Context: one part of a larger RNA
RNA sequence: CCCGGGCCAAGGAACUCGGCAAAUUGGCCCCGUACGUUCGCAAGAAGGGGUGCCUGCGGUUCUGGGUAACACCUGGAGCCGCAGGUCGCAGUGACUAGGGGGACCCGACUGUUUAACAAAAACAUAGCUCCCCGCGAGCCCGAAAGGGUUUGUACGGGGGGUGAGCCCUGGCCACUGGCGGUCCGUGAAACCGGGGUACAACCCGGCGAAGCGCCGCUGAAGGCCGGGAGUAACCCUGACUCUCUUAAGGUAGCCAAAUGCCUUGCCGGGUAAGUUCCGGCGCGCAUGAACGGGUUAACGAGGUCCCCACUGUCUUGGCCCGGGGCCCC
Repeated sequence: CCCGGGCCAAGGAACUCGGCAAAUUGGCCCCGUACGUUCGCAAGAAGGGGUGCCUGCGGUUCUGGGUAACACCUGGAGCCGCAGGUCGCAGUGACUAGGGGGACCCGACUGUUUAACAAAAACAUAGCUCCCCGCGAGCCCGAAAGGGUUUGUACGGGGGGUGAGCCCUGGCCACUGGCGGUCCGUGAAACCGGGGUACAACCCGGCGAAGCGCCGCUGAAGGCCGGGAGUAACCCUGACUCUCUUAAGGUAGCCAAAUGCCUUGCCGGGUAAGUUCCGGCGCGCAUGAACGGGUUAACGAGGUCCCCACUGUCUUGGCCCGGGGCCCC
């Protein structure tokens, strides 16, 4: 010096990306317990007190003997309790056995995952919704025969999306897709008619399916959801007006957010001091409604901030024990 372990004055996170690691707490009994809440929970909230041994007494359960008898007497065992006493620094005396609280983000939850660098806010999930399918179905495997779903039948099966609950889910069908319609246009071969040396190739015309065009519908289908001026008797702002333009110009909500470039935005809070954090503000570079929007009790080896307790993380190092390294034989 390395690994594992024990202790430390004063301070107590000043360490550090970050309390990482360590320390604190710890079992059982009693008292007592807030906000919030989907009334289940939150809760072991938090915060207190007790705990050994000896003696005496009370209660209760079981059991033996006496007895007619849970009258009573006399034994044994277990449990609960009260009082007095007694020892130590210390009584769940060793071992074993939560640190706690206040907020925010994400995901509802229990679950699942990168076997061997990732356990998560990723996946799944009940719930919600859309589409296909009436059974010789739809979907899937197979060239077919055949098979699966299924010895099932729409309260079923298959596929897509969203992701508990609660409050909700706005506008646009121009584009792309899906579905439907159809006088008409287009539209291959076959077929019919004609031309071609009465054949054929070949050529022209007619007829004309699907599809496309065309006409509609359709967003919990792919998607998309503007710009420039002016205007109120201080200033500022602009309910209001004008104008260009689109298929329609982002509604309710929400926000410098896991989304805001400028940016350490501005204001407030917390600190003596806060690029983080919390609460506000919002023409938001580039939020926004099942690629769901907002909110949410409970839950989380998730992420972030603060406080209490506690500590060798640190100021700042010291000592001790075990093992290794190192030196000698």
Molecule: large-subunit ribosomal RNA, domain IV
Organism: Acidilobaceae archaeon